[in-house]
Context: one part of a larger RNA
RNA sequence: UGACGGGGACCCGCACAAGCAGCGGAGCGUGUGGUUUAAUUCGAGGCUACACGAAGAACCUUACCUGGGCUUGACAUAGCGGUGGUAGCGAAGCGAAAGCGGAGCGACCUUCGGGAGCCGUUACAGGUGCUGCAUGGCUGUCGUCAGCUCGUGUCGUGAGAUGUUCGGUUAAGUCCGGUAACGAGCGCAACCCUCGCCGUUAGUUACAAGUGUCUAACGGGACUGCCCGUUGAACGCGGGAGGAAGGUGGGGAUGACGUCAAGUCAGCAUGGCCUUUAUGUCCAGGGCUACACACACGCUACAAUGGCCGGUACAAUGGGUCGCCAACCCGCAAGGGGGAGCCAAUCCAACAAAGCCGGUCUCAGUUCGGAUUGUAGGCUGCAACUCGCCUACAUGAAGUCGGAGUUGCUAGUAAACGCGCAUCAGCUAUGGCGCGUUGAAUACGUUCCCGGGUCUUGUACA
Numbered sequence: 001u002g003a004c005g006g007g008g009a010c011c012c013g014c015a016c017a018a019g020c021a022g023c024g025g026a027g028c029g030u031g032u033g034g035u036u037u038a039a040u041u042c043g044a045g046g047c048u049a050c051a052c053g054a055a056g057a058a059c060c061u062u063a064c065c066u067g068g069g070c071u072u073g074a075c076a077u078a079g080c081g082g083u084g085g086u087a088g089c090g091a092a093g094c095g096a097a098a099g100c101g102g103a104g105c106g107a108c109c110u111u112c113g114g115g116a117g118c119c120g121u122u123a124c125a126g127g128u129g130c131u132g133c134a135u136g137g138c139u140g141u142c143g144u145c146a147g148c149u150c151g152u153g154u155c156g157u158g159a160g161a162u163g164u165u166c167g168g169u170u171a172a173g174u175c176c177g178g179u180a181a182c183g184a185g186c187g188c189a190a191c192c193c194u195c196g197c198c199g200u201u202a203g204u205u206a207c208a209a210g211u212g213u214c215u216a217a218c219g220g221g222a223c224u225g226c227c228c229g230u231u232g233a234a235c236g237c238g239g240g241a242g243g244a245a246g247g248u249g250g251g252g253a254u255g256a257c258g259u260c261a262a263g264u265c266a267g268c269a270u271g272g273c274c275u276u277u278a279u280g281u282c283c284a285g286g287g288c289u290a291c292a293c294a295c296a297c298g299c300u301a302c303a304a305u306g307g308c309c310g311g312u313a314c315a316a317u318g319g320g321u322c323g324c325c326a327a328c329c330c331g332c333a334a335g336g337g338g339g340a341g342c343c344a345a346u347c348c349a350a351c352a353a354a355g356c357c358g359g360u361c362u363c364a365g366u367u368c369g370g371a372u373u374g375u376a377g378g379c380u381g382c383a384a385c386u387c388g389c390c391u392a393c394a395u396g397a398a399g400u401c402g403g404a405g406u407u408g409c410u411a412g413u414a415a416a417c418g419c420g421c422a423u424c425a426g427c428u429a430u431g432g433c434g435c436g437u438u439g440a441a442u443a444c445g446u447u448c449c450c451g452g453g454u455c456u457u458g459u460a461c462a
Stems, first nucleotide, its partner, number of pairs: 001462002003459003007456007015446002019409005026300008034291002042053002064286007073124001077123007088105002093100002108115002126275002129273003135269002137264003140260001142258001147186006153162003166177003192252004197220007207210001223246001226240005302402001306361007319348002323342002328337003368399001373394007415438007
């Protein structure tokens, strides 16, 4: 100087407390461990692994296993040699395919040397093989915490200190005052995007047809600016007016010096090592989907603030030509037929759902709950046996609110409700990312638990 303390002082955070909804019990989905297996490819491991890489494992993907092939190779560059019925196309036959095989057909440029191609050969290619403790890059975490440093000066033999401490204040090393310090840099804040108010401009969206709902471009608006109180002064703090908005207006993007030899050699790049008729490469089938069990994250429930039936109302974000697919017809339905419109503020998916009105059920393992299983169908796709989704009928399991413990959330938030999108032929999405609709409760307070910041103190630690 740091680090640490079941030392002290001060301060902060959904950290506790106060509340609301959950998880932990059940069934199912998904991930992981374990076990099994020919293989169940690999990575991730307290917080910071476990709906994580996976924003799509039937084949492909695919890296794993079994079996069958190839060996200058599926792909690149170069040297040398060869090649004229050459390159290319390719019948019969063997085969699961890959591959082997080769009847036959049959080119291009040229300055005629050759080029391109092909064959052979040599260098080499190739490797999701190892090392993230050899690395780059990127990322997580402390933490959007308020810190981390430098120049000159001063102090100290020196390590170093000072500045950055102190008093007040702030979300903030934010600002003010003081001060052997005076300044400065990276951070904070602001500048950026978005939502809320107003205006201007524009107008193939709406209709009430000339307004400006709306759309989208630009601008305005908020600065403690004004008033009162408070403070020795200043910075600020409390209250108020006006205002769509008030003291950082809400949200986002933005992550300092560093820490964890944190994560990633399987996204990519890359040193070294290993491999070279195989650890490369092609193909078929299988596996990644196994199942006594354990954990993690979710979905659906256990019902009457509910289930079912009928009627009826109101969104927003996004998507669509290899696409979205209307009317109409068939089918209980999934779906099929059909073909209009739309490269989309124009057409389509597209009826939002909870809600509201009426009816029924009457506390029951039920008209709750839907697992499981059977049968019959539909769709995608070369192909749904392993191993897809959907529909109808039948079947109706556990479950009556969950031990110790534990999670999220402070406002348009939690909770509830539906809708859209990416990936994608299809889908095991209950996941992820968004969108709107309905819309709470509570915070006395900082003693305690967890994490963090500043000063100070102890230390046999570095």
Small-subunit ribosomal RNA, 3' major domain from a metagenome, 462 nucleotides, folded computationally. The RNAcentral record of the full RNA draws on SILVA. The coordinates come from a structure-prediction model, not an experiment, and the mean pLDDT is 83.